Small-subunit ribosomal RNA, central domain from a metagenome, 357 nucleotides, folded computationally. The RNAcentral record of the full RNA draws on SILVA. The prediction has a mean pLDDT of 82. Its Rfam family is "Bacterial small subunit ribosomal RNA".

Context: one part of a larger RNA
RNA sequence: UUGGGCGUAAAGAGUCUGUAGGCGGCUAGGUAGGUCGACGGUCAAAUCCCAGAGCUUAACUCUGGAACUGCCGUUGAUACCGCUUGGCUCGAGGCCGGAAGAGGUAGAUGGAAAUGCCGGUGUAGGGGUAAAAUCCGUUAAUAUCGGCAAGAACACCAAAUGCGAAGGCUUUCUACUAGGACGGCCCUGACGCUGAGAGACGAAAGCGUGGGUAGCGAAUGGGAUUAGAUACCCCAGUAGUCCACGCCGUAAACGAUGGAUGCUUGACAUUGGCAGUAUCGACCCUGCCGGUGUCGCUCAAACAAGCUAACGCCUUAAGCAUCCCGCCUGGGGAGUACGGCCGCAAGGCUAAAACUC
Numbered sequence: 001u002u003g004g005g006c007g008u009a010a011a012g013a014g015u016c017u018g019u020a021g022g023c024g025g026c027u028a029g030g031u032a033g034g035u036c037g038a039c040g041g042u043c044a045a046a047u048c049c050c051a052g053a054g055c056u057u058a059a060c061u062c063u064g065g066a067a068c069u070g071c072c073g074u075u076g077a078u079a080c081c082g083c084u085u086g087g088c089u090c091g092a093g094g095c096c097g098g099a100a101g102a103g104g105u106a107g108a109u110g111g112a113a114a115u116g117c118c119g120g121u122g123u124a125g126g127g128g129u130a131a132a133a134u135c136c137g138u139u140a141a142u143a144u145c146g147g148c149a150a151g152a153a154c155a156c157c158a159a160a161u162g163c164g165a166a167g168g169c170u171u172u173c174u175a176c177u178a179g180g181a182c183g184g185c186c187c188u189g190a191c192g193c194u195g196a197g198a199g200a201c202g203a204a205a206g207c208g209u210g211g212g213u214a215g216c217g218a219a220u221g222g223g224a225u226u227a228g229a230u231a232c233c234c235c236a237g238u239a240g241u242c243c244a245c246g247c248c249g250u251a252a253a254c255g256a257u258g259g260a261u262g263c264u265u266g267a268c269a270u271u272g273g274c275a276g277u278a279u280c281g282a283c284c285c286u287g288c289c290g291g292u293g294u295c296g297c298u299c300a301a302a303c304a305a306g307c308u309a310a311c312g313c314c315u316u317a318a319g320c321a322u323c324c325c326g327c328c329u330g331g332g333g334a335g336u337a338c339g340g341c342c343g344c345a346a347g348g349c350u351a352a353a354a355c356u357c
Stems, first nucleotide, its partner, number of pairs: 003329004007311002012325001014201004021194003025088007033081002035077008049065006091191001092188003095184003103177006110154001115149007125136002162169002206247006215241002220236004258324006266295011306313002330357003339350004
């Protein structure tokens, strides 16, 4: 609970697509359902309110009036909402054009490094730490040179970079594929926004089946440290990390900030596109559109209005407004119990109360 809110105090769903619903551009005609007006009917009596009367007063009773909230009928108005018939192009979509990108999926591909194996050189140490030890090494280690194997990750470029709805995405190439920006202003003509349910996607860890396993490494074993050391440090090391297929569905899934549209001073940087100027040409320079950032610190420079409890936000708003959805309502109990749905399981989603302060 017709209130006030949701960056940090409780509160934006992890993200998107979209059903119902809610809301919706400019313009002309019609209609008159909503809306507004007039008139009539109805809205029992009592009660309540107002005026008056009667019991000596009051309570009480009586008479008259008024009123709340509706409903129905008749008649009228037509700005707005609705319905309907047309028209429009600025919202939305399409088409054409050149350009950008770690967007996705699949296949192929390269070098460096670590590890292992083989061979050469070579000899007694190596490794590790604060110091050590476990450990490796005369069956030849460490070091060094050559060769081979296999797996995983991609230095430099590289950033205040870019792309994606989010999760996320980076060796190189190819194939397939998705979205956005810009320019043309050619086409459609409101086709739009949001979105309860629903569906899809969704890091890491984890689970199932099969493969793979170089390095790293929960668990585990050993060595240290310590009063102890189920740790921090060291030596090993299994799951896992990798691949395919199928589950799981959660994160500080964060900008702790839902989406859409319009409006409101600027400066600088960067990225994509276009135009202009200039030039042999490109760059530079100027303007427009779209994105990403900063306006802090010691110093030179700035953030204005507005908002905010303050911190801060400030055209990428947390400003000014509209529409739609989600969510909050003192702390603990508790994101728990019970029930339901989902899951192989782990568990997830939904979600209380007693009691207590």